[in-house]
The prediction has a mean pLDDT of 75.
Predicted 3D model of RNase P RNA and transfer RNA as a complex of 493 nucleotides.
It holds a member of the Rfam family "Bacterial RNase P class A". The family's RNA type in Rfam is ribozyme.
RNA sequence: GAAGUGGACCGGACGGUCGCCGGCCGUGACUGCCCUCGGGCAGUUUGCGGCGGGAGGAAAGUCCGGGCUCCGCAGGACAGGGUGGUCGGUAACGCCGACCGGCCGCGAGGCUAGGGAUAGUGCCACAGAAAACACACCGCCGAUGGCCGUGGCGGGCGCUUGUCGCCCGCGACGGAUCAGGUAAGGGUGAAAUGGUGCGGUAAGAGCGCACCGCAGUCGAGGCGACUCGGCUGGCUUGGUAAACCCCACCCGGAGCAAGACCAAACAGGGAGCAGCUCGCUUGGGCGAGCGCGAGCCGGUCCGGUUCGCCAUCGACUCCCGGGUAGGUUGCUGGAGGCGCCGAGCAAUCGGCGUCCUAGAGAAAUGACCGUCCCCUCGCACGCCGAGGGCCAGAACACGGCUUACAGGUCCGCUUCGAGG
RNA sequence: GCCAGCGUAGCUCAACUGGCAGAGCAGCUGAUUUGUAAUCAGCAGGUUAAGGGUUCGAGUCCCUUCGCUGGCU
Numbered sequence: 001g002a003a004g005u006g007g008a009c010c011g012g013a014c015g016g017u018c019g020c021c022g023g024c025c026g027u028g029a030c031u032g033c034c035c036u037c038g039g040g041c042a043g044u045u046u047g048c049g050g051c052g053g054g055a056g057g058a059a060a061g062u063c064c065g066g067g068c069u070c071c072g073c074a075g076g077a078c079a080g081g082g083u084g085g086u087c088g089g090u091a092a093c094g095c096c097g098a099c100c101g102g103c104c105g106c107g108a109g110g111c112u113a114g115g116g117a118u119a120g121u122g123c124c125a126c127a128g129a130a131a132a133c134a135c136a137c138c139g140c141c142g143a144u145g146g147c148c149g150u151g152g153c154g155g156g157c158g159c160u161u162g163u164c165g166c167c168c169g170c171g172a173c174g175g176a177u178c179a180g181g182u183a184a185g186g187g188u189g190a191a192a193u194g195g196u197g198c199g200g201u202a203a204g205a206g207c208g209c210a211c212c213g214c215a216g217u218c219g220a221g222g223c224g225a226c227u228c229g230g231c232u233g234g235c236u237u238g239g240u241a242a243a244c245c246c247c248a249c250c251c252g253g254a255g256c257a258a259g260a261c262c263a264a265a266c267a268g269g270g271a272g273c274a275g276c277u278c279g280c281u282u283g284g285g286c287g288a289g290c291g292c293g294a295g296c297c298g299g300u301c302c303g304g305u306u307c308g309c310c311a312u313c314g315a316c317u318c319c320c321g322g323g324u325a326g327g328u329u330g331c332u333g334g335a336g337g338c339g340c341c342g343a344g345c346a347a348u349c350g351g352c353g354u355c356c357u358a359g360a361g362a363a364a365u366g367a368c369c370g371u372c373c374c375c376u377c378g379c380a381c382g383c384c385g386a387g388g389g390c391c392a393g394a395a396c397a398c399g400g401c402u403u404a405c406a407g408g409u410c411c412g413c414u415u416c417g418a419g420g
Numbered sequence: 421g422c423c424a425g426c427g428u429a430g431c432u433c434a435a436c437u438g439g440c441a442g443a444g445c446a447g448c449u450g451a452u453u454u455g456u457a458a459u460c461a462g463c464a465g466g467u468u469a470a471g472g473g474u475u476c477g478a479g480u481c482c483c484u485u486c487g488c489u490g491g492c493u
Base pairs, nucleotide, nucleotide: 001416002415003414004413005412006411007410008409009408010407012372013371014370015369016368017367018366020054021053023051024050025049026048027047028046029045030043031042032041033040034039056391060402061401063400064399065398067396068255069254070253071252075302076301077300078299080251081250082249083248084247085099086098087097088096089095100114101112102111103110104109115246116245120244121243122240123239124238137186138185139182140181141180144179145178146177147175148174149173150172152170153169154168155167156166157165158164159162194212195211196210197209198208199207214233215232216231217230218229219228220227221226259329260328261327262326268320269319270318271317272316275290276289277288278287279286280285291309292308293307294306295305296304336355337354338353339352340351341350342349343348373389374388375387376386377385378384421492422491423490424489425488426487427486430445431444432443433442439476447463448462449461450460451459469485470484471483472482473481
């Protein structure tokens, strides 16, 4: 100097003029109440003045987690859903940190949906002989039994007595193959029944050996996932679970338009459902047990609980339909921010000190001017000029994840090149 | 705020339950006809919304983003 990799941060600044929202203080008006005719108190009303405050790194997506609120009590099982190496962190998580295994990268580093295929079921098209218990397309061998040829030895027979012909037995060489053997080589495919090498064999094969792999076992290290080493070996059988599923762990539901309080207004019409027994009592009525109907924690079941159960009403449920719906609160002091010290590899935790950093309610922070900053272009530089300066607005507040983002700053590490 | 579904040729829709993405209409060419329409035959037209992942292989399975439709409150 170039290329890369990991992390942190900024993302316009200052001044002036006008315009907003809310807080605190002071003051005046108005309303209400009290009163000793001075004044005091309160107010969702209104004016003026002063002080200080006012959108984010993602406020976004609504993907997760709980806090908080309600479902009168809220239990169990099933269904359903979520996560998936180990150990920590955290209120919790599907998040964060460290480590382990696997893959990628020369490296710094990056990715990982990472339990189980021997609980069971499914799928692996086409090609290929064959895709999960089989099995031979091309090929190789053909030792053993069979075929053909050559020639040797021995015996026998024939005759033309020969280095001849025929038959039998033994054994050798060569050839081509049948039976048979084979899965090493080739082909097909994403994947073909452990891999490489040497020996061996008729040719081959873990058939034997060495190394690797796999399984078992022992020892060492580590909290653990795992790692390293020794010994033995029947030398030994695919993949896929972001397929169904099995295993381990976790999970009530609804959500701030949750809820709480005050105010206003509540016409009507129709339909539905369900019993006995016992006790007390003068009657009316009351209570209990079992059963039935309706509601409540959701999807199902069980359990529990509230109301009702005799003809009238009423409770409850369903359908049609009219009226009213304004205000306050929840709503900002927190699993809070910042600084220092300590523990820890880190995430984070503990201690001390300090600070208050929007609370709108149809939704506020905007517009203009000037100077400076950053980037690009125009000129060879400077001056100067022009253009541009990202993504994008809180709504109960948080811990994360994901997505969008012009430009800029800083720190650590790796590789390459040149020079000293 | 909560919950479901969809996106494929120019248009309307298919593609079981992962194995070469089809059909109709429209378009082009030819045949037929005096000529057109109709009819018949043929042809072309596709990063399956975008990106990433699982798998030998993805329209289909998983994740993220964009756009659209519907329901409850």